Predicted 3D model of a 246-nucleotide part of an RNA (large-subunit ribosomal RNA, domain VI) from a Candidatus Woesearchaeota archaeon. The coordinates come from a structure-prediction model, not an experiment, and the mean pLDDT is 81. Its Rfam family is "Archaeal large subunit ribosomal RNA". Its family is annotated with structural constituent of ribosome and ribosome in the Gene Ontology.
Context: one part of a larger RNA
RNA sequence: UGCAGGAUAUCUGAGGGGAAGAGUCAUCUAGUACGAGAGGAACGGUGGCUCGAAGCCACUGGUUAACCGGUUGUCUUCCAAGGCAAGCCGGGCAGCUACGCUUUAUUGGAUAAGUGCUGAAAGCAUCUAAGCACGAAGCCAUCCUCGAAAAGAGAUAUCUUUGGACUCCCAUAAAAUAUGGGUUUGAUGGAAGUGGUGUGUACGCACGAAGGCAACGACGUGUUCAGCACGCACUCCCCAAUCGUC
Numbered sequence: 001u002g003c004a005g006g007a008u009a010u011c012u013g014a015g016g017g018g019a020a021g022a023g024u025c026a027u028c029u030a031g032u033a034c035g036a037g038a039g040g041a042a043c044g045g046u047g048g049c050u051c052g053a054a055g056c057c058a059c060u061g062g063u064u065a066a067c068c069g070g071u072u073g074u075c076u077u078c079c080a081a082g083g084c085a086a087g088c089c090g091g092g093c094a095g096c097u098a099c100g101c102u103u104u105a106u107u108g109g110a111u112a113a114g115u116g117c118u119g120a121a122a123g124c125a126u127c128u129a130a131g132c133a134c135g136a137a138g139c140c141a142u143c144c145u146c147g148a149a150a151a152g153a154g155a156u157a158u159c160u161u162u163g164g165a166c167u168c169c170c171a172u173a174a175a176a177u178a179u180g181g182g183u184u185u186g187a188u189g190g191a192a193g194u195g196g197u198g199u200g201u202a203c204g205c206a207c208g209a210a211g212g213c214a215a216c217g218a219c220g221u222g223u224u225c226a227g228c229a230c231g232c233a234c235u236c237c238c239c240a241a242u243c244g245u246c
Stems, first nucleotide, its partner, number of pairs: 005160007015146004021051008034039001052104005060098004067091005072085005093231001107141003114134004164246003168182004188240003192235004196230004204223005211216001
């Protein structure tokens, strides 16, 4: 752009893609069939494991240049609070992940080689010539997924003078686009508060402290489950989503 008005939602399914499965062990069958004995099955059923595939992050583990803490060197005169060396080290939520978790049947149809039934040509015989029945991890479905641009361009329901786009605030989305949410009739983002989570008990002060004439003093205890921080949840119009354009 088309599908002869526009929009929204739900479908149909022509057709396309997939390997979504593949091995192995144990057990029942069964110490059975078979066999003099020694030995010793199968059809079928059940359960596990390994590899592969798809998905997920409640758990476990990893990562975590959000964050918290310890500490070294140096600088801001000292303390405090910080900068730099992505310094070193101990933790670490969300997110992302595997080493973690979930799923990963079967059945039917038509057949191949092959096995047959009936059966003539050819009074017999013959699976084949007419006809009929079986038969594989393979083929087609069953399963997953894409799919009205399937030009035979589909269907159903609802709304309708309105519909769409831009600008604006954003994220469950993201290279640009697109997608999804919001736009004061508002909790969309920020700020703030509460909860939760992480770290691990802040500064200051008081007391203690080996030692010291004293000044001071590493460190410890209390104040203090503190202080600090937050990509999470909730609350809240304080701020920004104003006004507008095609």